[in-house]
Molecule: small-subunit ribosomal RNA
Organism: uncultured bacterium
RNA sequence: AGAGUUUGAUCCUGGCUCAGAAUGAACGCUGGCGGCGUGCCUAACACAUGCAAGUCGAACGAGAAGGUCCCUUCGGGGAUGAGUAUAGUGGCGCACGGGUGAGUAACGCGUGGGUAAUCUACCUUUGGAUUUGGGAUAACUUCGCGAAAGCGUAGCUAAUACCGGAUAGUCUGGCUUUAAUUAAUAAGUUGGUAAAGGGUGCCUCUAUUUAUACGCAUUCGUCCAAAGAUGAGCCCGCGUCUCAUUAGCUAGUUGGUGGGGUAAAGGCCUACCAAGGCAACGAUGAGUAACUGGUCUGAGAGGAUGAUCAGUCACACUGGAACUGAAACACGGUCCAGACUCCUACGGGAGGCAGCAGUGGGGAAUAUUGCGCAAUGGGCGAAAGCCUGACGCAGCAACGCCGUGUGAGGGAUGAAGGUUCUCGGAUCGUAAACCUCUGUCAGAAGGGAAGAACGGUUAUAGGUCUAACAGGCCUGUAAAUUGACAGUACCCCCGGAGGAAGCCCCGGCUAACUACGUGCCAGCAGCCGCGGUAAUACGUAGGGGGCAAGCGUUGUCCGGAAUUACUGGGCGUAAAGCGCGCGUAGGUGGCUUGUUAAGUCAGGUGUCAAAAUGCGGAGCUCAACUCCGCAGCGCACUUGAAACUGGCAGGCUUGAGUGCAGGAGAGGAAAGCGGAAUUCCUAGUGUAGCGGUGAAAUGCGUAGAUAUUAGGAGGAACACCAGUGGCGAAGGCGACUUUCUGGACUGCAACUGACACUGAGGCGCGAAAGCUAGGGGAGCCAACCAGGAUUAGAAACCCCUGUAGUUCCUACCCCUAAACGAAUGGGGUCUUAGGUGUUGGGGGGUGACAAUCCUCCCGGUGCCGCAGUUAACGCAUUAAGUACCCCGCCUGGGGACUACGGCCCGCAAGGCUGAAACUCAAAAGGAAUUGACGGGGGCCCGCACAAGCAGCGGAGCAUGUGGUUUAAUUCGAUGCAACGCGAAGAACCUUACCUGGGCUUGACAUCCUAGGAAUCCUGCAGAGAUGCGGGAGUGCCCUUCGGGGAAUCUAGAGACAGGUGCUGCAUGGCUGUCGUCAGCUCGUGCCGUGAGGUGUUGGGUUAAGUCCCGCAACGAGCGCAACCCCUAUCCUCAGUUGCCAGCACAUAAUGGUGGGCACUCUGUGGAGACUGCCCGGGUUAACCGGGAGGAAGGUGGGGAUGACGUCAAGUCAUCAUGGCCCUUACGCCCAGGGCUACACACGUACUACAAUGGUGGGUACAAAGGGCAGCGAAGCCGCGAGGUGAAGCGAAUCUCAGAAAACCCAUCAUAGUCCGGAUUGCAGUCUGCAACUCCCCUGCAUGAAGUUGGAAUCGCUAGUAAUCCUGGAUCAGCAUGCCAGGGUGAAUAAAAUCCCCGGCCUUGUACUCACCGCCCGUCA
Repeated sequence: AGAGUUUGAUCCUGGCUCAGAAUGAACGCUGGCGGCGUGCCUAACACAUGCAAGUCGAACGAGAAGGUCCCUUCGGGGAUGAGUAUAGUGGCGCACGGGUGAGUAACGCGUGGGUAAUCUACCUUUGGAUUUGGGAUAACUUCGCGAAAGCGUAGCUAAUACCGGAUAGUCUGGCUUUAAUUAAUAAGUUGGUAAAGGGUGCCUCUAUUUAUACGCAUUCGUCCAAAGAUGAGCCCGCGUCUCAUUAGCUAGUUGGUGGGGUAAAGGCCUACCAAGGCAACGAUGAGUAACUGGUCUGAGAGGAUGAUCAGUCACACUGGAACUGAAACACGGUCCAGACUCCUACGGGAGGCAGCAGUGGGGAAUAUUGCGCAAUGGGCGAAAGCCUGACGCAGCAACGCCGUGUGAGGGAUGAAGGUUCUCGGAUCGUAAACCUCUGUCAGAAGGGAAGAACGGUUAUAGGUCUAACAGGCCUGUAAAUUGACAGUACCCCCGGAGGAAGCCCCGGCUAACUACGUGCCAGCAGCCGCGGUAAUACGUAGGGGGCAAGCGUUGUCCGGAAUUACUGGGCGUAAAGCGCGCGUAGGUGGCUUGUUAAGUCAGGUGUCAAAAUGCGGAGCUCAACUCCGCAGCGCACUUGAAACUGGCAGGCUUGAGUGCAGGAGAGGAAAGCGGAAUUCCUAGUGUAGCGGUGAAAUGCGUAGAUAUUAGGAGGAACACCAGUGGCGAAGGCGACUUUCUGGACUGCAACUGACACUGAGGCGCGAAAGCUAGGGGAGCCAACCAGGAUUAGAAACCCCUGUAGUUCCUACCCCUAAACGAAUGGGGUCUUAGGUGUUGGGGGGUGACAAUCCUCCCGGUGCCGCAGUUAACGCAUUAAGUACCCCGCCUGGGGACUACGGCCCGCAAGGCUGAAACUCAAAAGGAAUUGACGGGGGCCCGCACAAGCAGCGGAGCAUGUGGUUUAAUUCGAUGCAACGCGAAGAACCUUACCUGGGCUUGACAUCCUAGGAAUCCUGCAGAGAUGCGGGAGUGCCCUUCGGGGAAUCUAGAGACAGGUGCUGCAUGGCUGUCGUCAGCUCGUGCCGUGAGGUGUUGGGUUAAGUCCCGCAACGAGCGCAACCCCUAUCCUCAGUUGCCAGCACAUAAUGGUGGGCACUCUGUGGAGACUGCCCGGGUUAACCGGGAGGAAGGUGGGGAUGACGUCAAGUCAUCAUGGCCCUUACGCCCAGGGCUACACACGUACUACAAUGGUGGGUACAAAGGGCAGCGAAGCCGCGAGGUGAAGCGAAUCUCAGAAAACCCAUCAUAGUCCGGAUUGCAGUCUGCAACUCCCCUGCAUGAAGUUGGAAUCGCUAGUAAUCCUGGAUCAGCAUGCCAGGGUGAAUAAAAUCCCCGGCCUUGUACUCACCGCCCGUCA
């Protein structure tokens, strides 16, 4: 000192949360020792038992007993005990000490003063006195009452008990005198008011007489007075919690006079008189609370708190009252009342732990019915001494703070073991074991304190009083004596590492990571958040981190929080400026002179108790702890200063106001008046519609509408002018004229002389709507009512009417608005670049003295813009800049512009003020950024639409899918981008599925052991797998000849194999799609607080981010294009299996042959096309349009080629692979079945519905491919599928192989047909172990639906669509599918952007999982 958390990311605002310190604590786990502290925070709840206040015989009277001894008549007596115990009278104390915090918001407390308005026992000092008398009474005795507590009668007695007299000086009452306004004071006189004796010693005095006291001495007391000290009472200034949703309170109330009362002022009390007193600077009321020194926290200012210790107050079962006393209205006193408890003989009595222990109860929770008066302190006493739960100690509790230990050094085979692992290792870890040491604490034994000094006693020395050598008092010396704690602290010694470590945490904040288990379950969590099969976040383990006799959790307070902001915040948009003005209190206030000294500043003094804190020292071994010294805010008094603020007195003119002269204006109020328009009425012309809507209808109209002309009535509003123009405080104000009236501005500089600014309350104004009463009523017309539409419905939106009403006027209310400059209170001042409009007024210049123009000043109103400021947006002399003054307001979101437990206002509607519970497992929000989206905008592309051609959707069949069925119908693919897809070919196999039969180291791989070479032939059983047999047969390499090795088979054991089992959301690889769309990025620089932007945007252009120009950008990369392949033209080279122009041979004929390589063709290598040329356009550009030449022209046509990325797209069943799962089975083998099912739905194809056709016959023209387990010719056979046959060919040679549409001829004539071919029957062929489930093909027969297909929808822009055949892969066989080849060969568009997809720019956004988003209400 900060951190986490709002977002895809950013900055800001803002709340929530955390890290710190503390605690009279409690709870969980754990627990060695010691020191010092602390310990009912709750029930001021109730209390058993014991103790906590007595003491004095030196104030007084009385006065035992047990025991012991002696005597005894044995009944008892005496002495001692003992003037003791004991009770009583009397004195002092009991008002201290100890406890508690209920009450109290108060002079209760704190602080500083006052008391001339007071008291003070005991104590100290000083002065004086202590005289003379008297009568009682308890105890005791007697009698009586009562259960008890207790009480009564009669009698005796004492005092330092009580009372009278004397004297004294104070004090006090009266009177007189002096001076005098009064008071006070002084003097005099008169009345009242004191006392108590006790102890000890002595004989100097006195009295009796030989020792005593009524004497003396001494001491302790007593009384009076003065003073001190201490303590107390009362009064005052200042300070002292929350609520205004508590605003008025008060009759002894405020004051006066007389009287009373008190120690004392005072309405403290009383009688009378007056009518005051308090309050927004918060009275009264309500709630809460003992206050303080201090304590905790904090940098401080503050905030919270008031345990222990200390000061004050209050209380003592609850309420009330007085008595005694110096002091009480009294904790362990009295009386009364009440509640409660106890005793009782029922008549009556007793009690008060908030003293110390202790009990019950309450509670999360708080100790022993201990020891001692040894110390300190207190009461009484002359003293010894007694009393003292004050106090000193001990006990219990880790409750806190402090100290200390649980060992130290060495020790690597880095042991065992645990954990992990990529199996190599790593880690726990020098940790342990082991070796060498030490001895704190605890344990045992021994020694053993300080705290103790007084006091008294004894002995003794000195002094003093005195007549005294008694005696007392004072000072000193010596001796013995006094310890609860405690045999404790401490010291020494003994043995031996021996007895002594836990708790929390490990996702981020926040130091510390792995494995297993679990699988949105169990659970965690302070906040964010973890957990849905690979969890560093749950649980456990290993390891690690932190603290440590403790560690965590919970509660509470402060801090962080500048999150109530005095120090130290804000209000344009985040929460926050009252709708606007006038103005009261209050706050603030121009220049200048003098004075004052309240504020202010400086010095001094007093106080600020002690303790505590801070600083400096000291004592316990250290520390905690304790002791000593110093310092200190504030308050009060006092001395000074006089700048500033304030007060008082005076002056000034700049602020403010007045005056004079002007002009501008929808400023306000009232009266009058004008034209246009709407509606209505009357009359005319005129005829069929008008009106209304998205489209209609209701409605109006032939009884004459709408339209049009003329006249009239009535109400309301004022076109053009009109303007980011004007006026007003705001709301607001708009025809014209008149009257009344407010304000602002300009100019002049005559007057006043700070008169000013703001403004809590208060008062006034305040759009529209609304309310009340009366008028008016043309238009408009929310509601209501009625009608028509829309719709699933339509109580609505739309339409036609339309009453009340409103708009209008008069009068009274209401008091709110997006009352806005879409959020900006007011004033002043000072200040702080400008530019450009406009409006009002004025000055100067030019000018013709008119207008215009130029320029300057003041006031208003706009735009742009610098500095500055702001989170940014923006604001920017009209500030949101820079400062000052005053007012209002804000403090997370919601609840809530709400409720009433309220107050005020209102006729009502309602307004003003204005919470809380609860909730968000934490956000809500502002500004800006990137994207995405929009039934936003602009530009552009694409068979996207349009224009066309041919289809699909209807039929039959094929195929795939869904669904259903099934023992199984294996699995996957599911919008485009699944559905003739994986599958380029399921009868068995394939095959993964089902049923049944079998195997278990396995069908397959590696290793080990034993045996056998391998291999081949064969029998029986069985559906087969398989089981049981028989026979043949030995090789290769090395060899020390025993054997070993390679390969292979069988048997066996175990490591392991195996899995088309799961997860494509753990993955690699591959693929689809947007999309062959033109995009996607980077470096450096620049801009921005930042996310980001710029570049890549803009102007053109392109198929293209293609190119050009411009530009805070300059470059670059991946894409585009090009480079590659095929194709179109030409050339070169090469000619066999290809070709044949010319030559030759042969044939019925044919490149069949010789020959040749010109052509075609095949193959190699080249050329060619580049907007190169011309014209025009365009920015002299890029480029575009046209043209020439050319085989080809503007990327010639086609292919391959797929940027950054998106879809958790598809695939674990191609393959690979993590994890999980199965292991006599989810593996493997076999037979049969299934994947081919079938009410139905969908996709994709094929064939058709016919004449551009079918059928029959005839005749042409391809390309590209395949072929040895193959293609298979010719010939022959069969109607045909095919059979037979075998030549040729590993193929430019042979073969598949016949191309078909086309063309020619013939026929059919619009018909379910000579169309169409499904279906079915019979008969066959081929392949194959095998065609039943379940193949293809052929022949004959059969001859279904179908006559061009609803909504909807697909493809295609040229050698394309359409149509026609051909080949290939797979394959034993099986294609209407797929891939490829050629033949014939169109129509339409060239323009536009309505739909769809996509690209770029821009805009809005509360979306960012991104519109299939987000989100509101109702219901469940």